[in-house]
Molecule: c-di-GMP-I riboswitch aptamer
Organism: Marinobacterium rhizophilum DSM 18822
RNA sequence: AACUGAAAAAGGCAAACCCACCGAAAGGUGGCGACGCAACGUCUCCGGUCUAACGGAAUUUUCCUAUGAUAGCGGGACCGCCAGU
Numbered sequence: 001a002a003c004u005g006a007a008a009a010a011g012g013c014a015a016a017c018c019c020a021c022c023g024a025a026a027g028g029u030g031g032c033g034a035c036g037c038a039a040c041g042u043c044u045c046c047g048g049u050c051u052a053a054c055g056g057a058a059u060u061u062u063c064c065u066a067u068g069a070u071a072g073c074g075g076g077a078c079c080g081c082c083a084g085u
Stems, first nucleotide, its partner, number of pairs: 002085004012037002018031005035072001041078003045075003048070003055064003
C1' cells in the first nucleotide's frame, strides 16, 4: 500500500416502540431502548424512493411540481479501528 472479514481484543454507532421538541409533511433532534451495522463514519454528485408547503393546473378537493427528506435504498467520492494475507 492492496485485498479479505473466519476467529479474537479494544471500543463505537443505534432500528422499532414510547416521551419531549422542531417541521406543512416526509422527516429530524434529544431522552429511553437495541433490530441491526466493519464503514450503519462524512458528503445529495448519479439513480431510486418518500413528502408536496410555495407555485401551477383543475374546480370541490383531485393532479403536477423539490428548492424539502432519505447516506440504515443502491452507486460514487473522501476518511477510518482491529485482525489476517